[in-house]
Molecule: transfer RNA
Organism: Candidatus Peregrinibacteria bacterium HGW-Peregrinibacteria-1
This record gives sequence, structure tokens and C1' cells, in this order.
RNA sequence: GGCGCCAUCGUCUAGCGGCUAGGACAUCGCCCUCUCACGGCGGAAACAGGGGUUCGAUUCCCCUUGGCGCUA
Repeated sequence: GGCGCCAUCGUCUAGCGGCUAGGACAUCGCCCUCUCACGGCGGAAACAGGGGUUCGAUUCCCCUUGGCGCUA
């Protein structure tokens, strides 16, 4: 250089065109307890960036960025 795969809450991850973008752990608050832990209830928290297609894009296409692999 060429080709391919990947990118979603702090972390791991689900989501095959219309979801309030879900779950686990972590975190915060309340309850429980003499206290802590456990447990229960609740909260905050995410679609790498830019274009395009579409009535509608996390999802499809292109480019860029970053990571990984194959090849020379």
C1' cells in the first nucleotide's frame, strides 16, 4: 500500500428501518439493619465523526478517525 472485521451508558453487552435504545456489573438515593454486608425499591448514565438513501437510520451506502487481523 491492498483487503477484511469491529466501534452503543464508567465496564461488558443486546438491539437484521418505526424501541421511551434494553440487560448485567459498577455508581447515587431511599428502605431494611444497632452498624456494615446481603436483600428490596428507585435514579443518573450511551449509538466514534461527517455526508447520502428513506416519510423515518443505532440499523443500509460512502468517506474520515481509532482498534484488530490477513496480505505484499